The RNA shown here (Bacterial RNase P class A) has 316 nucleotides and comes from a Chitinophagales bacterium.
RNA sequence: GCUGCAGGCUGCUCUAUCGCUCCGCUACGGCGGGGAGGAAAGUCCGGGCAGCACAGAGCAGUUUGGCGGAUAACGUCCGCAGGUAGUAAUGCCUGGAAAGUGCCACAGAAAAUAGUCCUGUGAAUACAGGAGUGAAAAGUACAUUUGCAGUAAUGCAUUUGUCAGGUAAACCCCAAACGCUGAAACAUCAUGUAAACCAACGCCUGACGGCUGCUCGCCGGAUGUUGGAGGGUAGAUGGAUAGAGGCGGUCAGCAAUGAUCGUCCCAGAUAAAUGAUAGAGGUUCACAGAACCCGGCUUACAGGCCUGCAUUUUAU
Numbered sequence: 001g002c003u004g005c006a007g008g009c010u011g012c013u014c015u016a017u018c019g020c021u022c023c024g025c026u027a028c029g030g031c032g033g034g035g036a037g038g039a040a041a042g043u044c045c046g047g048g049c050a051g052c053a054c055a056g057a058g059c060a061g062u063u064u065g066g067c068g069g070a071u072a073a074c075g076u077c078c079g080c081a082g083g084u085a086g087u088a089a090u091g092c093c094u095g096g097a098a099a100g101u102g103c104c105a106c107a108g109a110a111a112a113u114a115g116u117c118c119u120g121u122g123a124a125u126a127c128a129g130g131a132g133u134g135a136a137a138a139g140u141a142c143a144u145u146u147g148c149a150g151u152a153a154u155g156c157a158u159u160u161g162u163c164a165g166g167u168a169a170a171c172c173c174c175a176a177a178c179g180c181u182g183a184a185a186c187a188u189c190a191u192g193u194a195a196a197c198c199a200a201c202g203c204c205u206g207a208c209g210g211c212u213g214c215u216c217g218c219c220g221g222a223u224g225u226u227g228g229a230g231g232g233u234a235g236a237u238g239g240a241u242a243g244a245g246g247c248g249g250u251c252a253g254c255a256a257u258g259a260u261c262g263u264c265c266c267a268g269a270u271a272a273a274u275g276a277u278a279g280a281g282g283u284u285c286a287c288a289g290a291a292c293c294c295g296g297c298u299u300a301c302a303g304g305c306c307u308g309c310a311u312u313u314u315a316u
Base pairs, nucleotide, nucleotide: 001312003310004309005308006307007306008305009304010303012281013280014279015278016277017276018275020035021034022033023032024031025030037287041298042297044296045295046294047293048292049182050181051180052179056216057215058214059213061178062177063176064175065174066080067079068078069077070076081094082093083092084091085090095173096172100171101170102167103166104165116131117130118129119128120127121126141162142161143160146157147156148155149154186238187237188236189235197228198227199226200225201224208220209219210218211217245264246263247262248261249260250259251258252257
């Protein structure tokens, strides 16, 4: 220097004029401060918050799946173990095939109760080796005893036995977990009417509702529940942005992360706010716009920059 692997940052800039929106102040003239993302996307997980429920049991369903840790929690992240791809940095996968069932095309004598041809030993059963077809023709297998190392998964050595492989994002088996709704939630205030009409069921001999989907069971329950037709209203305030918060230092830890000290306040619309004009510059330009909030995962992304590591080449 080329190529690759892992991680991070940025993703139009500056000046001038006018404009939009929120907050604070105001002498009502205006002044000051703030104003879309790394994914705001998907709605795939987990929670916070708000409301309802809370009596379980069985069956079903869904999700996860090595070991140890982190976290509010997770199907996320970190480390380690085994397997696998790669020269490597590194990436990907993870319960059980000795509970059972199923599948392994074609080729091949035969694909899990296997044995065609040849060679050797042999009286024979048989044993060992080689060849051919094929993804695969079966032992660096599986189960198990003991010891050492390790928190553990597991590793090394060793004992005994079996007759055999692969496949579980095939059916299945094992273990663990799972209440619902979603800011159009919910709460408060104001205005207004038809608290009326019809039908069915029912009033403790229990209609109906709730407990994940069903069953059982339990709880609530009354001149009520469900359905129909019709009438009135749909306005305001809160929720709503000070946090499991950001940035920096120190300490602990391999790390994820935690503790502590200091510092900062960085969108709050409600039919939906950041745009227009002019000039200059530039890497000439990507994916793309918050709507309750946060932690992740997945997907999309023109270009530019930085850090570490690996292979290789060249020079000293």
It matches the Rfam family "Bacterial RNase P class A". Its family is annotated with dimeric ribonuclease P complex, ribonuclease P activity and tRNA processing in the Gene Ontology. It is annotated as a ribozyme. The coordinates come from a structure-prediction model, not an experiment, and the mean pLDDT is 77. The sequence was found by an Rfam model in a public genome assembly. Of the family's consensus pairs, 98% are formed in the model.